[in-house]
Molecule: small-subunit ribosomal RNA
Organism: uncultured bacterium
RNA sequence: AGAGUUUGAUCCUGGCUCAGGAUGAACGCUGGCGGCGUGCCUAAUACAUGCAAGUCGAACGCACUAGCAAUAGUGAGUGGCGAACGGGUGAGUAACACGUAGGUAACUUACCUCUAAGACGAGGAUAACGACUGGAAACGGUCGCUAAAACUGGAUAGGAUCACUGAAGGCAUCUUUGGUGAUUUAAAGGGGCUUUCAAGCCACACUUAGAGAAAGGCCUGCGGCGCAUUAGCUAGUUGGUGGUGUAGAGGACUACCAAGGCGAUGAUGCGUAGCCGGACUGAGAGGUCGAACGGCCACAUUGGGACUGAGACACGGCCCAAACUCCUACGGGAGGCAGCAGUAGGGAAUUUUCGGCAAUGGGGGAAACCCUGACCGAGCAACGCCGCGUGAAUGAAGAAGUAUUUCGGUAUGUAAAGUUCUUUUAUUAAGGAAGAAUGUGUUUUAUAGGAAAUGAUAGAACAGUGACGGUACUUAAUGAAUAAGCCCCGGCUAACUAUGUGCCAGCAGCCGCGGUAAUACAUAGGGGGCAAGCGUUAUCCGGAAUUAUUGGGCGUAAAGGGUGCGUAGGCGGUCUGUUAAGUCUAAGGUGUAAGUGCAAGGCUCAACCUUGUGAUGCUUUAGAAACUGGUGGACUAGAGAUAGAUAGAGGCAAGUGGAAUUCCAUGUGUAGCGGUAAAAUGCGUAAAUAUAUGGAGGAACACCAGUGGCGAAGGCGGCUUGCUGGGUCUAUACUGACGCUGAGGCACGAAAGCGUGGGGAGCAAACAGGAUUAGAUACCCUGGUAGUCCACGCCGUAAACGAUGAGUACUAAGUGUUGGGGGAACCCAGUGCUGUAGUUAACAUAUUAAGUACUCCGCCUGAGUAGUACGUACGCAAGUAUGAAACUCAAAGGAAUUGACGGGACCCCGCACAAGCGGUGGAUGAUGUUGUUUAAUUCGAAGAUACGCGAAAAACCUUACCAGGUCUUGACAUACUCUGCAAAGCUAUAGAGAUAUAGUGGAGGUUAACAGAGAUACAGGUGGUGCAUGGUUGUCGUCAGCUCGUGUCGUGAGAUGUUGGGUUAAGUCCCGCAACGAGCGCAACCCUUAUUGCUAGUUACCAUCAUUCAGUUGGGGACUCUAGCGAGACUGCCAGUGAUAAACUGGAGGAAGGUGGGGAUGACGUCAAAUCAUCAUGCCCCUUAUGACCUGGGCUACAAACGUCAUACAAUGGCUGAAACAAAGAGAAGCGAAGCAGUGAUGUGGAGCAAAACUCAUAAAAGCAGUCUCAGUUCAGAUUGUAGUCUGCAACUCGACUACAUGAAGUCGGAAUCGCUAGUAAUCGCGGAUCAGCAUGUCGCGGUGAAUACGUUCCCGGGUCUUGUACACACCGCCCGUCACACCAUGGGAGUGGGUUUCACCAGAAGUAGUUAGCCUAACCGCAAGGGGGGCGAUUACCACGGUGGGAUUCAUGACUGGGGUGAAGUCGUAACAAGGUAACC
Repeated sequence: AGAGUUUGAUCCUGGCUCAGGAUGAACGCUGGCGGCGUGCCUAAUACAUGCAAGUCGAACGCACUAGCAAUAGUGAGUGGCGAACGGGUGAGUAACACGUAGGUAACUUACCUCUAAGACGAGGAUAACGACUGGAAACGGUCGCUAAAACUGGAUAGGAUCACUGAAGGCAUCUUUGGUGAUUUAAAGGGGCUUUCAAGCCACACUUAGAGAAAGGCCUGCGGCGCAUUAGCUAGUUGGUGGUGUAGAGGACUACCAAGGCGAUGAUGCGUAGCCGGACUGAGAGGUCGAACGGCCACAUUGGGACUGAGACACGGCCCAAACUCCUACGGGAGGCAGCAGUAGGGAAUUUUCGGCAAUGGGGGAAACCCUGACCGAGCAACGCCGCGUGAAUGAAGAAGUAUUUCGGUAUGUAAAGUUCUUUUAUUAAGGAAGAAUGUGUUUUAUAGGAAAUGAUAGAACAGUGACGGUACUUAAUGAAUAAGCCCCGGCUAACUAUGUGCCAGCAGCCGCGGUAAUACAUAGGGGGCAAGCGUUAUCCGGAAUUAUUGGGCGUAAAGGGUGCGUAGGCGGUCUGUUAAGUCUAAGGUGUAAGUGCAAGGCUCAACCUUGUGAUGCUUUAGAAACUGGUGGACUAGAGAUAGAUAGAGGCAAGUGGAAUUCCAUGUGUAGCGGUAAAAUGCGUAAAUAUAUGGAGGAACACCAGUGGCGAAGGCGGCUUGCUGGGUCUAUACUGACGCUGAGGCACGAAAGCGUGGGGAGCAAACAGGAUUAGAUACCCUGGUAGUCCACGCCGUAAACGAUGAGUACUAAGUGUUGGGGGAACCCAGUGCUGUAGUUAACAUAUUAAGUACUCCGCCUGAGUAGUACGUACGCAAGUAUGAAACUCAAAGGAAUUGACGGGACCCCGCACAAGCGGUGGAUGAUGUUGUUUAAUUCGAAGAUACGCGAAAAACCUUACCAGGUCUUGACAUACUCUGCAAAGCUAUAGAGAUAUAGUGGAGGUUAACAGAGAUACAGGUGGUGCAUGGUUGUCGUCAGCUCGUGUCGUGAGAUGUUGGGUUAAGUCCCGCAACGAGCGCAACCCUUAUUGCUAGUUACCAUCAUUCAGUUGGGGACUCUAGCGAGACUGCCAGUGAUAAACUGGAGGAAGGUGGGGAUGACGUCAAAUCAUCAUGCCCCUUAUGACCUGGGCUACAAACGUCAUACAAUGGCUGAAACAAAGAGAAGCGAAGCAGUGAUGUGGAGCAAAACUCAUAAAAGCAGUCUCAGUUCAGAUUGUAGUCUGCAACUCGACUACAUGAAGUCGGAAUCGCUAGUAAUCGCGGAUCAGCAUGUCGCGGUGAAUACGUUCCCGGGUCUUGUACACACCGCCCGUCACACCAUGGGAGUGGGUUUCACCAGAAGUAGUUAGCCUAACCGCAAGGGGGGCGAUUACCACGGUGGGAUUCAUGACUGGGGUGAAGUCGUAACAAGGUAACC
């Protein structure tokens, strides 16, 4: 410090997720030791048991124990002090509760310290105790006795209060200090020592006053949570006066008076929460938290209350009420672990009913001492942090085992074993601290004072005191001995293989893995990380600049309010004086300790601990005066004003005009009009439409008219008049910052809509009808009502858009236009375009900013849910404004790029259409396919690009299929061992045959290569996967395309080049151009064909010369032909067009003319196209079978359907007869001549020929002659019968051919559809391959030989450029809504049940205060009566629990119901994305 994830790829926006740190944690697996810490986060739930606050006999009496006594001790009481500390918890509390800084001139303080003074003299009781007695108990009652440092008067002092009075001081009230007078108010002793016995002294205790220390109360400024879908709250409320009350100020309380007080700088209400020092995180600013430690607060089962006291409204005190628990003799009592342990419960989860007061601290005491679950320690827990260990060195045969393998090896791995060492730790044994002294006791010294003693202060010596604990630590002994796991290994993220599994089981933080070759599941081997731990889960911060102060944005990604006016607020021009609030400087105070930072030190280190130092903040004082603020004065550049001009659909009102539509009337006129893609509904003979004239009525204003004008926006358009708002320019001698923005507020605000009343021509939601359609509640047509118009009043929204808030200043130009000024140059104000810098994710923007700055306002923070629900406000309603959540997803989105696509556009091409010729689709047959059938009908091919295809030949074989019969190292290959005359062939027997047996036969063979037997490795598979593959092939398409290097442009994907202007069959060529070049394709080079020259003439040829039946022979080398080498054609020449180019058009010459015709040749790629059955091959599968052999059958089946062909339907023909002209091929297990036989297939025959020689082999159509005469025929030939021929072991299933006979459908073929542009179509025959035989198929060959093409609108396919896109699996795409089903959360809902709270009323325990007619009463007064004072009771006020009724709010639940979300391949349509087929959207 970043990374993954939206896309085919890119940039951006934006969310989600990850890597880090932390925890009072929990869970899973594992676990050696020690140190230091930490340990109920949930039920402030309920608690058994024990302990947690006592002490003092030197305050007092009594009883008891020991003792002869002196005396010592124990117990319950009286009394004193303490129990208000210490310890726990965080329920409540949004508050002066807390933090911080102050105030208290408005206060208190027991114990402690210091100072001053004092302690005089009286009195009456009472508990304990005793007697009697009540009660189950708790606990009492009556009578009697008694003490005090308990209690009560009095004296004195000082203090306090009041009145008068003096002085000083301060801060308004006042404070301090004097004087006089009045009133009121203190005390207590016990112990020790000495003694001169009067007493004195000592420390402790006591009283008063003053001071201190320390602690507390009260008040104030400032600071720290959420919700405005909480906006108004308040009656002791706010203030005053007089009182009350308190330690004390105060509406704290009371009486009266006034009507205030708080609040958008957020009152009130609701929700949540103890606050802080600090902790975690972070670079910081911040964010989150408030365990442990420390400070403060609050609470003690719940609620209320006071008492005592210096202090409490009191955790281990009291009273009352309530709930709960316990005891009970049922009458009544007792209790409060949020103290330490512990129990139950709850929960994912949190410890021992331990030891000790040795230390530190606290209470009491004169002290010893007692008490102390505070505390110190130990125990439990890897809960956290820190440290240590589980050994070290050497050791290659790189052992064994394991895993893997290309079988060679490789990995584990110096790892182990082995050898040599060490002993931390654990174990055992021995030794053994510090924590302990300034404390305690005994003895004693010195000093000051004192008569002395005790005592005080400062020492000395001695004695004893340790829970932890025989612990830390040290030493010795034995011996590598006692000690390693967890997670991960697809990317992020370090680390890979094998096996199993087969969208199953499972994994997953995000992206995503798994459907038979999974580095992602599970296991194993190996590896990586951390380590006594490792992972997971939860939570917080970080990364996240993803709430942005530091440090973000708003044209299109989320986001500018519809527009203006304006209140509060915020901000504000120039000069100058003053002030000192902000600001800055210096000093002081505070900022507890701990913690954090820095520097040292102590535990062997570290964690941990100790010491020192520093640090934001608040506050006080002093100073500075530039800037901001306050205040005084001045200025004119901002703003306003005045004068003069001026443009304009600016607004409101009234009047007025013509064109057009419609309607009415009349005339003319006659059968249609209207409407559409085409129609129909509709109108019309009752006279329409059309046309002419006249009239009525309403609405809108053609041309001018313009990215022209005006207005804040919405918006504004005939003309005239009136009223009226704003702007601009020019000039000025006025005012003097008067300005900008603007939360709330107010006003305006298209269309539609609403209310009332008018108006209504045209148009036109709804509605009706007609069409279209599968449907058509639409688009189209005919009608048509609200509405549209006017007046008044509502509504308040729009894609109210420049998707761009307002204002000010600055920052290149050019150009058009509107208004004004100027003599002009030009200037000012608007409104457009182009464009630099800059900005921007890009698109774009660019003086009319989206640039550079400032001021103010509004708004945004992933998508969906949703602008929805609830609440509130407004509205007549419709609805508008404000405006969530649960839940779901990992995206949603912007701009641009490349493709693909479009019922987008431009251009171009192709037998693509058109123009033609001939077909297919109908018939019969052949053949292939589907389907069906079957034991099997083997398998594959499937739109184009399967279907006379693989198959260039299924009777057996082929053959892969079926049935049956057989074989098992095998039919075929290699290797090993053993045997050796046994092989093949021939013959015979059995059998369907394979096979078996016998005979004959004699190859080959000795390293046994041959044959047999045996065992094992293996063979074999037309078994699966063409979606694991190679190779081959089809198709787009013989279409003209597909790319690269360098350069340039772009953030980038990419672009450029390859686009553009021409041209071409062509990315063919030329020109231009930020491109310049190159490659694969095109073309050419190759073959063939057309012409010709040369050479060569045999088997070919024969003009001339001979010869013959015959090129038969001689001869010839001219011709044809053959086959070698050449030539020829290149837009080369001419003319025109064109940019003078490329090229095109025409012409000449030429056998051939513009790639001459044909062929071979198929770019990058597409279709997971085809083929595992040509072949090869990975993996899987079979192995007495899915292998191998044999016989027979099947692949040839047959209701049906499709493709491709053959033959026809006839006269351009059929038949008969005579008689012409080819090319290209094939031939030895072959072609087979002549001749002969047969009607014929064919047979016989065997000449010739391995071929320019012989044979196949007669070409046919055409032509000539004859016949048939339009019929199912002298057409057509299927089918069938009989008889034959040939091939072959074998023609039954299942061959071809021949002859005779038979003579079916069919009379030119519906919708639809195919081929072909010239030697082509059509038509005619010939040959080859395969092959024993079998062709209508296929591959070739030649003969005869046309028609048509205006042209590119349309159909199909393709190419270039452009455009749109929500597509990229790429339109066979994407995608919307209802309905049906399942699940989830949520709104409404008659209600129902809880919680909280409020108002009114009732009631009123305990208690306090007031009152008091009743009752009781020791101290004082009084001789007494009585008084004073006190108490009980009663009563009044306040008030807790409780009750009744009405509201508010919140939670849960509710028949039914609304929408929403998510789900595998459900239903219906096709709304959106392309002009999405009616442009989309608000």